RNA sequence: AUUUGGUAAGGGCAAACUUGUCGAAAGAUAAGGACGCAAAGCUUAGGGUCUAAAUCUGAUUACUGCAGAUACGAUAGCCGGUUGCACAA
Numbered sequence: 001a002u003u004u005g006g007u008a009a010g011g012g013c014a015a016a017c018u019u020g021u022c023g024a025a026a027g028a029u030a031a032g033g034a035c036g037c038a039a040a041g042c043u044u045a046g047g048g049u050c051u052a053a054a055u056c057u058g059a060u061u062a063c064u065g066c067a068g069a070u071a072c073g074a075u076a077g078c079c080g081g082u083u084g085c086a087c088a089a
Stems, first nucleotide, its partner, number of pairs: 003089003012037002017032006035077001041082003046079002048075003054070005
């Protein structure tokens, strides 16, 4: 230097849930809280997944409303990409 591995242990992050705020929603965020994580650091260019305000389409004389499609919205704690700490081999 590279590869592999284990332990949440030195140090770190923080799921569900609760409350406040933002958002049409998915979800985000702050505090509390720990299910877990060896990249649960960073990254939405690629695949997957979630949502459908808006737009388009359909039925309708038409509006409201309804149905279908679509990400320009999300998710990095789904995969992927990329960088990297301690310990052991």
Annotation
The RNA shown here (c-di-GMP-I riboswitch aptamer) has 89 nucleotides. The model forms 95% of the base pairs in the Rfam consensus.